[in-house]
RNA sequence: GCUGGGAUAGCUCAGGGGUAGAGCAUCCCCUUGGUAAGGGGAAGGUCGUGGGUUCAAUUCCCAUUCCCAGCU
Numbered sequence: 001g002c003u004g005g006g007a008u009a010g011c012u013c014a015g016g017g018g019u020a021g022a023g024c025a026u027c028c029c030c031u032u033g034g035u036a037a038g039g040g041g042a043a044g045g046u047c048g049u050g051g052g053u054u055c056a057a058u059u060c061c062c063a064u065u066c067c068c069a070g071c072u
Stems, first nucleotide, its partner, number of pairs: 001071007010024004018055001026042005048064005
């Protein structure tokens, strides 16, 4: 330098056009004599960044930043 993949909640990851979800973690409640486990609920997101297409973009297209792998 070229090619491919990845970037989404505090962490690990889903979701691939129609107002973003799970597990773990955090907080509250139930259960217990108490703790753990278990059950119910809540909070938490510029979907890496900038453009484009679209009535509508996390999703499609282009560029770019960072990380990983391969080729030279």
Overview: A computed fold for a 72-nucleotide RNA from an Elusimicrobiota bacterium, annotated as transfer RNA. Its Rfam family is "tRNA". Rfam classes the family as a transfer RNA. RNAcentral holds the sequence, with entries from ENA. NCBI's taxonomy places the organism under Bacteria, Pseudomonadati, Elusimicrobiota. Its mean pLDDT, the model's own confidence on a scale to 100, is 83.